Background: Glycine riboswitch aptamer from Limnohabitans radicicola, 111 nucleotides, folded computationally. NCBI's taxonomy places the organism under Bacteria, Pseudomonadota, Burkholderiales, Comamonadaceae, Limnohabitans. The RNAcentral record of the sequence draws on Rfam.

RNA sequence: GUCACACACUCUGAAGAGCGAUCGGGAUUCGUCAUCCCGGUCCACCGCAGGAGCAAGCCCACGUCACUGACACAGGGGCGAAUCUCUCAGGUCUCAAACAGAGGGGGUCAU
Numbered sequence: 001g002u003c004a005c006a007c008a009c010u011c012u013g014a015a016g017a018g019c020g021a022u023c024g025g026g027a028u029u030c031g032u033c034a035u036c037c038c039g040g041u042c043c044a045c046c047g048c049a050g051g052a053g054c055a056a057g058c059c060c061a062c063g064u065c066a067c068u069g070a071c072a073c074a075g076g077g078g079c080g081a082a083u084c085u086c087u088c089a090g091g092u093c094u095c096a097a098a099c100a101g102a103g104g105g106g107g108u109c110a111u
Base pairs, nucleotide, nucleotide: 004108005107007105009103010102011101012100013099018043020042021041022040023039024038025037026036027035044092045091046090050088051086052085053084057079058078059077060076063071064070065069
């Protein structure tokens, strides 16, 4: 210096689900109604923040043998993925958003 790897940052794209009910506060208004915004509670719903769960498979004791090892076994345990499942959290305008592309950045390893 370059390639690869993962990481964070910036830009771009990015689904789903109530225009719900009620209470309180604010704005508009001379004032009420009405409209809009913010928050609480309740019901309904969504899965692509985060989080949680596990399938195959592998491993572990007792046991057997030719015993620094090999074989065999699970009723109990461990490791074990997600765009699957759960819906705690989050969300149902916006924001955010898994994931994808691009950009430069520092780091590590090999050469």